[in-house]
RNA sequence: GCUCCCAUAGUUCAACGGAUAGAACAGAGGUUUCCUAAACCUCUAAUGUAGGUUCAAUUCCUACUGGGGGCA
Numbered sequence: 001g002c003u004c005c006c007a008u009a010g011u012u013c014a015a016c017g018g019a020u021a022g023a024a025c026a027g028a029g030g031u032u033u034c035c036u037a038a039a040c041c042u043c044u045a046a047u048g049u050a051g052g053u054u055c056a057a058u059u060c061c062u063a064c065u066g067g068g069g070g071c072a
Base pairs, nucleotide, nucleotide: 001071002070003069004068005067006066007065010025011024012023013022018055027043028042029041030040031039048064049063050062051061052060
């Protein structure tokens, strides 16, 4: 330099173009217990950035940013 893939809660992952973007773990609060742990209940928290297509975009297209693989 060329090419391919990836980017979603703090972490690991889901989500036919249409559901309130969901689950587990983590965090906060509560119930229970003499206390702790465990268990149960509730809550907080996310679509890398900028455009485009569409009635509607996490999803499709383009550029950029970051990460990874291959070739040279």
Predicted 3D model of a 72-nucleotide RNA (transfer RNA) from Microgenomates group bacterium RBG_16_45_19. It was read from a public genome assembly. Its Rfam family is "tRNA". The family's RNA type in Rfam is transfer RNA.